RNA sequence: GGGGUAUAGCUCAGUUGGGAGAGCAUCUGACUGGCAGUCAGAAGGUCAGGGGUUCAAGUCCCCUUACCUCC
Repeated sequence: GGGGUAUAGCUCAGUUGGGAGAGCAUCUGACUGGCAGUCAGAAGGUCAGGGGUUCAAGUCCCCUUACCUCC
């Protein structure tokens, strides 16, 4: 110098710009004598940071940071 990754505590999805989500974990309730387990529900987000484009950005453009990879 080229390419890629960064979204919930963890692993990740989010396809063509318009609802921010899944599994696991956590909490509450029910079933059970209790634990475990099952079921139902809830909480949990600076979408790495900054700027730009747009009516509207996780998504497009630019810069920066961290990590991976190639030369």
Molecule: transfer RNA
Organism: marine eukaryotic metagenome